[in-house]
A computed fold for a 533-nucleotide part of an RNA from Roseobacter sp. EG26, annotated as large-subunit ribosomal RNA, domain I. Its mean pLDDT, the model's own confidence on a scale to 100, is 81. Lineage of the source: Bacteria > Pseudomonadota > Alphaproteobacteria > Rhodobacterales > Roseobacter.

Context: one part of a larger RNA
RNA sequence: CGUUUGGUGAAUGCCUUGGCAGUAAGAGGCGAUGAAAGACGUGAUACUCUGCGAUAAGCCAUGGGGAGGUGAGAAUAACCUUUGAUCCAUGGAUUUCUGAAUGGGGCAACCCACCUGAUACUGUGUUAUUAUUGAUCCUUCGGGAUCAGCUAAUAAUGCGGUAAAACAGGUAUUUAUAGACUGAAUACAUAGGUUUAUAAAAGCAAACCCGGGGAACUGAAACAUCUAAGUACCCGGAGGAAAGGAAAUCAAUUGAUACUCCCCUAGUAGCGGCGAGCGAACGGGGACCAGCCGAGCCAUGAGUGUGGUUAGAAUGCGUUGGAAUGCGCAACCAGAGUGGGUGAUAGUCCCGUAUAAGAAGCAUGAUUGGACGUAUUAAGUAGGGCGGAACACGUGAAAUUCUGUCUGAAGAUCGGAGGACCACCUUCGAAGGCUAAGUACUCCUUACUGACCGAUAGUGAACCAGUACCGUGAGGGAAAGGUGAAAAGCACCCCGACGAGGGGAGUGAAACAGUACCUGAAACCGAACGCCU
Numbered sequence: 001c002g003u004u005u006g007g008u009g010a011a012u013g014c015c016u017u018g019g020c021a022g023u024a025a026g027a028g029g030c031g032a033u034g035a036a037a038g039a040c041g042u043g044a045u046a047c048u049c050u051g052c053g054a055u056a057a058g059c060c061a062u063g064g065g066g067a068g069g070u071g072a073g074a075a076u077a078a079c080c081u082u083u084g085a086u087c088c089a090u091g092g093a094u095u096u097c098u099g100a101a102u103g104g105g106g107c108a109a110c111c112c113a114c115c116u117g118a119u120a121c122u123g124u125g126u127u128a129u130u131a132u133u134g135a136u137c138c139u140u141c142g143g144g145a146u147c148a149g150c151u152a153a154u155a156a157u158g159c160g161g162u163a164a165a166a167c168a169g170g171u172a173u174u175u176a177u178a179g180a181c182u183g184a185a186u187a188c189a190u191a192g193g194u195u196u197a198u199a200a201a202a203g204c205a206a207a208c209c210c211g212g213g214g215a216a217c218u219g220a221a222a223c224a225u226c227u228a229a230g231u232a233c234c235c236g237g238a239g240g241a242a243a244g245g246a247a248a249u250c251a252a253u254u255g256a257u258a259c260u261c262c263c264c265u266a267g268u269a270g271c272g273g274c275g276a277g278c279g280a281a282c283g284g285g286g287a288c289c290a291g292c293c294g295a296g297c298c299a300u301g302a303g304u305g306u307g308g309u310u311a312g313a314a315u316g317c318g319u320u321g322g323a324a325u326g327c328g329c330a331a332c333c334a335g336a337g338u339g340g341g342u343g344a345u346a347g348u349c350c351c352g353u354a355u356a357a358g359a360a361g362c363a364u365g366a367u368u369g370g371a372c373g374u375a376u377u378a379a380g381u382a383g384g385g386c387g388g389a390a391c392a393c394g395u396g397a398a399a400u401u402c403u404g405u406c407u408g409a410a411g412a413u414c415g416g417a418g419g420a421c422c423a424c425c426u427u428c429g430a431a432g433g434c435u436a437a438g439u440a441c442u443c444c445u446u447a448c449u450g451a452c453c454g455a456u457a458g459u460g461a462a463c464c465a466g467u468a469c470c471g472u473g474a475g476g477g478a479a480a481g482g483u484g485a486a487a488a489g490c491a492c493c494c495c496g497a498c499g500a501g502g503g504g505a506g507u508g509a510a511a512c513a514g515u516a517c518c519u520g521a522a523a524c525c526g527a528a529c530g531c532c533u
Stems, first nucleotide, its partner, number of pairs: 001530007013518001014482002018453002020450007027442002029204002037098003040053003044076002047073003059092006068080003103112003113171005119163013133148006173201010208239001209237005219226001223273001249256002260287005270278002291434003297370003303364004309357003315330005331348002333337001339351003383407008393419001414429005469476002489517001492504004
């Protein structure tokens, strides 16, 4: 060096419990009736996950269902179950401690309370019964009835007192409403204070939405107006959508007719150290359409949808093989030949699928009845001055909108707008309010799809992963899938230390499939043989 045969190693191939991107529906909130998130417990049995909460892998009821069940890693014991378990659906009960956490405190899951009740003991009052004593009456001489007294016991009930521990309820703040008690300057009063009752709020949550604040890097090839951008970020608020919305609007002498969203108009008109860049509208075409001054509220509930679940067709023989779903021959079903599983590739083996039925509950809802409400034309406003901001529009000839400040009209015989301003003309009626649909989004649920990934990929996470580990902390953040059809997971023997590991034997189709387990490349390390120096 070559050939052969091994070790190591984990690539590759095949697979998929997990992801990714969507479509169609649903849902779009939970919370002082204590949430989200947790701590600690809870099983016959140590630990972890899941479930649950001292009633603790569970309790009760209704409906379904019909033979097994006592969740998983993972087994054994002991039990439950046709007097219907386990399981599924719905409703209810319980629900330790922390957490908005709310009785006070606190280094979360801990500490310390007060009031009331219940309970226990005790004092006392009333009533009833029983026992006892006395009187009267009756008597079959056994006794019985009535009244009174006092003591005791028992029971019920009322009022007070005391309670170590344990039990139940209440006790935070703010706002609103109602009441009570107090109470200034200041006489009556009022303000204020205290307190009681009732109700509401708070906190969490992925994006979407509205409002209040609001950067810088960057670009301008530097940089200051400008841009980035009203973006990121912070704060407040709401809903399933939000916002907007029925003209003091446009248009241009014809007229259109709320708002929202999309496609054009158009990178146009414009704005702009006229730089970089920014960037409309009229009009046209679509989606959707609705108007009004509560369009709504409560009850009823014909029907419709959803709904656990139930029924649900049709194949045999031969052959190869460890195994038939393969191959050969001959059949059958189909409103079902989507899909998955079964010892290889199954319409007819299993689960299903098409189709049909469908309890309780829930949602929607025709109809009918009831209760309430029904504004009346908007002044410190419009406009103006100064300073800003928004409008595509950087102060410009700058209309329009908003307003910090100073001012300040008219009254439909009036007022605003039509891009300075004036006139004519046209058009509309501000300074009160509501409004579905079309539009945006997906923490979440269900079904389905993929010229998406297939374990260095796809989520960070296919596996007990936001884990192990790192960091004082904010925070950072992995690796790790595959025996076999079935554990049938190697009884027994031998070497060895009653090891590790191995050799037999046995299982299996296969053990070079032995739990360091499918396949098992290369680098790297041996052994045997051959050849060269």
The full RNA is in RNAcentral, with records from ENA.